[in-house]
RNA sequence: GGGCCCGUGGUCUAGUCUGGUUAGGACGUCUGUUUCACAGACAGAAGAUCCCCGGUUCAAAUCCGGGCGGGCCCA
Repeated sequence: GGGCCCGUGGUCUAGUCUGGUUAGGACGUCUGUUUCACAGACAGAAGAUCCCCGGUUCAAAUCCGGGCGGGCCCA
């Protein structure tokens, strides 16, 4: 220098191909109940404008372009 893949709550991840419900799940965190207490169980809550910018569209996590970061391969 070239090619491919990946980036979504604190962590891991589904959803992207085929644009359309207020972005879902697990773990974790917080509150309450239960317990002498802890753990566990049960109930509830908070937490991501989906890496950034631009474009297309009535509508973008999703499509297109350019960046940034990470991984693999080639040179």
The prediction has a mean pLDDT of 83. The RNA shown here (transfer RNA) has 75 nucleotides and comes from an archaeon. The RNAcentral record of the sequence draws on ENA and MGnify.